[in-house]
């Protein structure tokens, strides 16, 4: 310096054709349980990496820049 992937809740990922942002763990409540764990409801938690563009509408496209992994040179 080129090029390809990823950036989405603490932590690990999903998110379909552009139409209401999700799981599992973990957190916190209450149930069970001699008691821990394990087990069951259920709740809290979000600048979808950052600034624009294009849409009626953007996690999703489209340019730039930020990090990160790999390849190239």
């Nucleotide at each position: 310096g080129g090029g390809u992937c990823g950036u989405u809740a603490g932590c690990u990922c999903a998110g379909u054709c552009g139409g209401u942002a999700g799981a599992g763990c973990a957190u916190c409540u209450g149930c069970c349980u001699u008691u821990u764990a394990a087990g069951c409801a259920g709740a809290g938690g979000g600048u979808c990496g950052c600034c624009g563009g294009u849409u009626c509408g953007a996690g999703u496209c489209c340019g730039g820049c930020a990090c990160g992994a790999c390849c190239c040179a």